């Protein structure tokens, strides 16, 4: 890198370097940014995917296997403006038209599993 598979409306910031971007890319909004952008780093927080505990149910001769549920004290990620910022293409609901709303889908992230 490939594939599967889950989830994406909640939740969580300080400083220290550093110096002009940034919100993946592309367009077209809108939006952070010298009252400091991306990166880096330290402290701290947030969640609960994986593991770790503690329960329950089920399966098994045994070893363990599977589902479910609490917990944040252990490791491994991640993640700490705005719904993944928002639309783009389908299809539907209402409309004279539109604006609006919903659903999918494509693309991202993130994490298990597999090669």
């Nucleotide at each position: 890198c490939a594939c599967u598979u889950a989830u994406c409306a909640a939740g969580a910031a300080a400083g220290g370097c550093a110096g002009a971007g940034g919100g993946u890319c592309a367009u077209g909004g809108c939006c952070c940014u010298g009252u400091g952008a991306a990166g880096c780093c330290u402290u701290a927080g947030c969640a609960a995917c994986c593991u770790c505990u503690u329960c329950c149910g089920c399966c098994g001769g045994c070893a363990g296997g599977c589902g479910g549920a609490a917990a944040a004290c252990u490791g491994g990620u991640g993640c700490u403006a705005a719904u993944u910022c928002c639309a783009u293409c389908c299809c539907g609901a209402c409309u004279a038209a539109a604006a609006u709303c919903g659903g999918g889908a494509c693309a991202g992230a993130u994490a298990g599993g597999u090669c």
About this RNA:
This is a predicted structure of a 115-nucleotide RNA (SAM riboswitch aptamer (S box leader)) from a Bacteroidota bacterium. The source organism's lineage runs through Bacteria, Pseudomonadati and Bacteroidota. Its Rfam family is "SAM riboswitch aptamer (S box leader)". Rfam's curators write: The SAM riboswitch is found upstream of a number of genes which code for proteins involved in methionine or cysteine biosynthesis in Gram-positive bacteria. Its mean pLDDT, the model's own confidence on a scale to 100, is 79.